[in-house]
Context: one part of a larger RNA
RNA sequence: CUCUGACCUCAAAUCAGGUAGGAUUACCCGCUGAACUUAAGCAUAUCAAUAAGCGGAGGAAAAGAAACUAACAAGGAUUCCCCUAGUAACUGCGAGUGAAGCGGGAAAAGCUCAAAUUUAAAAUCUGGCGGUCUUUGGCCGUCCGAGUUGUAGUCUGGAGAAGUGCUUUCCGCGCUGGACCGUGUACAAGUCUCUUGGAACAGAGCGUCAUAGAGGGUGAGAAUCCCGUCUUUGACACGGACUACCAGUGCUUUGUGAUGCGCUCUCAAAGAGUCGAGUUGUUUGGGAAUGCAGCUCAAAAUGGGUGGUAAAUUCCAUCUAAAGCUAAAUAUUGGCGAGAGACCGAUAGCGAACAAGUACCGUGAGGGAAAGAUGAAAAGCACUUUGGAAAGAGAGUUAAACAGUACGUGAAAUUGCUGAAAGGGAAACGCUUGAAGUCAGUCGCGUUGGCCGGAACUCAGCCUUGCUUUCGCU
Numbered sequence: 001c002u003c004u005g006a007c008c009u010c011a012a013a014u015c016a017g018g019u020a021g022g023a024u025u026a027c028c029c030g031c032u033g034a035a036c037u038u039a040a041g042c043a044u045a046u047c048a049a050u051a052a053g054c055g056g057a058g059g060a061a062a063a064g065a066a067a068c069u070a071a072c073a074a075g076g077a078u079u080c081c082c083c084u085a086g087u088a089a090c091u092g093c094g095a096g097u098g099a100a101g102c103g104g105g106a107a108a109a110g111c112u113c114a115a116a117u118u119u120a121a122a123a124u125c126u127g128g129c130g131g132u133c134u135u136u137g138g139c140c141g142u143c144c145g146a147g148u149u150g151u152a153g154u155c156u157g158g159a160g161a162a163g164u165g166c167u168u169u170c171c172g173c174g175c176u177g178g179a180c181c182g183u184g185u186a187c188a189a190g191u192c193u194c195u196u197g198g199a200a201c202a203g204a205g206c207g208u209c210a211u212a213g214a215g216g217g218u219g220a221g222a223a224u225c226c227c228g229u230c231u232u233u234g235a236c237a238c239g240g241a242c243u244a245c246c247a248g249u250g251c252u253u254u255g256u257g258a259u260g261c262g263c264u265c266u267c268a269a270a271g272a273g274u275c276g277a278g279u280u281g282u283u284u285g286g287g288a289a290u291g292c293a294g295c296u297c298a299a300a301a302u303g304g305g306u307g308g309u310a311a312a313u314u315c316c317a318u319c320u321a322a323a324g325c326u327a328a329a330u331a332u333u334g335g336c337g338a339g340a341g342a343c344c345g346a347u348a349g350c351g352a353a354c355a356a357g358u359a360c361c362g363u364g365a366g367g368g369a370a371a372g373a374u375g376a377a378a379a380g381c382a383c384u385u386u387g388g389a390a391a392g393a394g395a396g397u398u399a400a401a402c403a404g405u406a407c408g409u410g411a412a413a414u415u416g417c418u419g420a421a422a423g424g425g426a427a428a429c430g431c432u433u434g435a436a437g438u439c440a441g442u443c444g445c446g447u448u449g450g451c452c453g454g455a456a457c458u459c460a461g462c463c464u465u466g467c468u469u470u471c472g473c474u
Base pairs, nucleotide, nucleotide: 027058028056029055030054031053038045042092068075069074079106080105081104082103089097090096110325111324112323113271123151124146125145127143128142129141130140131139132138133137160267161266162264163263164262165261166260169258170257172251173250174249175248176247177246178245180240181239182238183237184236185235190206191222192205193204194203195202207224208223209213215227216226217225276297277296278295279294280293281292282291303320304319305318306317307316360367361366380407383394384393385392386391466473467472
């Protein structure tokens, strides 16, 4: 204390950066969880640790570097295939169910924490601001903050630390090119002659290429007209990825370093309401309990787990649980991108070759069709005429309109019109004999074209004779 100023307390709007839902779900992981069925009935069993349901991911998921398998001369993470084997085992020991070790292959890869005093020094990390660069970020500087109830370094049982001795090897960041991936471009040979036809891609004749005669198009069957096809996992151009590989080249590095191998009167920590026990439920081939879950009890550290029949005692063997990461071999009715077919060919094949989950139906959940083809090219019928128009009659296009947007071909039942035949025992049917129509074939007659043979010597023509001024006659 001036008008919109300052301060305090709130509210709203706009919001740097960050984070979550929801959808999809073929394959994958976890939870939950039936019944139909089979047992010739049915209750355990089976269907099935399935379907439906719920949750969660990824390009794969899950699993995974032994608290393993074994009992051997032992092997050595996981996953998948073959075998083991329809075996061991389970089971109203009925119906049925049903592994694993070994062996042979595919693929291969190993590692990290917690638990130790760095103790001569928190050496660690987020964030703000400023600078810089190769900019989802890196580096430098600076300032808060996190953090001693512990951030770094070291170490993980195969070990390891500490001390000591010897000694092999050496790091990181770029640039260019190759290799790799994607897209694009170029790459053989007749449109020669004749005929038919609307059109030649057909027939006949003469050629050409072929590591290309796959396929498609073009007015009918096109190696050679066009696109392609072969050589080709090739050549060239552009872009990408640089994570790993190869070649060349530039910058940087060094010290109490990292790494490897020995020795020692040194040290040596290793995961708890967990292991385990009881009980209940469930599950399994797992049977005096394979795994899982609930409740009760509840450990140890020369400890603990396992060793497929419960318990005690005793040896032996083998691993080291209760923390974590990890490519490949494997799966894939979804999505994206390719290629092929002894598949189907419009009542088939997806329900859907078409404005198909459409039209339509149902209050709704839900159910759910039919429907492809003119022509080479619309050249899709100008114009005239009748009619209000629709349409008709001409005309025109076309190879064709008896291809006219109800369109290729256009069957059958069925309908109209036209022609023929019949007439008491329904029509129809079988056999027989006639009649009519129509058709193939044959024969006869007539007309006509071609070819061959013969006869008559008729005509034209030619040669010749005679007549004639010529025309002509013979």